Model confidence (mean pLDDT): 83 of 100. This is a predicted structure of an 85-nucleotide RNA (c-di-GMP-I riboswitch aptamer) from a Gammaproteobacteria bacterium. It matches the Rfam family "c-di-GMP-I riboswitch aptamer". From the family's description: GEMM was predicted in a large-scale screen for bacterial structured RNA regulatory elements.
RNA sequence: ACAAUGGCCGGGCAAACUCUUCGAAAGGUGAGGACGCAAAGCUUCCGGUCUAAGGGCUCUUGCCUAUGACAGCGGGGUUGCCGGG
Repeated sequence: ACAAUGGCCGGGCAAACUCUUCGAAAGGUGAGGACGCAAAGCUUCCGGUCUAAGGGCUCUUGCCUAUGACAGCGGGGUUGCCGGG
């Protein structure tokens, strides 16, 4: 320095839900709150999932579509903490 593994110290993050606010929505911000997480730190490169304003089709009312979203859905990249070997 790198990889894997079990338990710790100091700690870290924060699901659902509530309030607030942005957004067409999915979903996001801030505060409270902890379901959990050894990367539940960062990053959309790949797959997947969600939404459909706008656009297209159908003219019945629906269908399709990401340039939108999810890093707590996986994979990849990258960075980091502690201990032993």